[in-house]
RNA sequence: CACGUGCUCCGGGGUCGGUGAAAUUCCGAGCCGGCGGUGAAAGUCCGCGACCCGCCCGCCAGCGAUGGCGGCGGCUGAUCCGGUGGAAUUCCGGGACCGACGGUCAUAGUCCGGAUGGGAGGCGCGCGUG
Numbered sequence: 001c002a003c004g005u006g007c008u009c010c011g012g013g014g015u016c017g018g019u020g021a022a023a024u025u026c027c028g029a030g031c032c033g034g035c036g037g038u039g040a041a042a043g044u045c046c047g048c049g050a051c052c053c054g055c056c057c058g059c060c061a062g063c064g065a066u067g068g069c070g071g072c073g074g075c076u077g078a079u080c081c082g083g084u085g086g087a088a089u090u091c092c093g094g095g096a097c098c099g100a101c102g103g104u105c106a107u108a109g110u111c112c113g114g115a116u117g118g119g120a121g122g123c124g125c126g127c128g129u130g
Stems, first nucleotide, its partner, number of pairs: 001130007009122002015029004030110002032099002034048004043097002052074004057070005079095005101113003
């Protein structure tokens, strides 16, 4: 240093005004951008994660209904123009666009909740092999 394996820790951001009986939900103007990759830095490229749905297999709990964990599969939003350059849908300039589910005196990316959860993955440490 590489590979394998075990463990600790870390691991998502964002509001004011107007109308109204009532809205951080409507209207106006703002604001925000997980992880890995990439000829060069990405919310919009490629892939992954979260939510949701299904399946069968395995394990656990239960008399059972069923529940929990693991595995597999499905679903899964949105970008163009110009410039620089060897190289950029990633930088610079300009103009656009997108954002799970449940809740709510009225419709939510931004409020509340599942979630003191899960998580792609990241730093580090131990052990083994080369």

The RNA shown here (FMN riboswitch aptamer (RFN element)) has 130 nucleotides and comes from Gulosibacter sp. 10.
Model confidence (mean pLDDT): 83 of 100.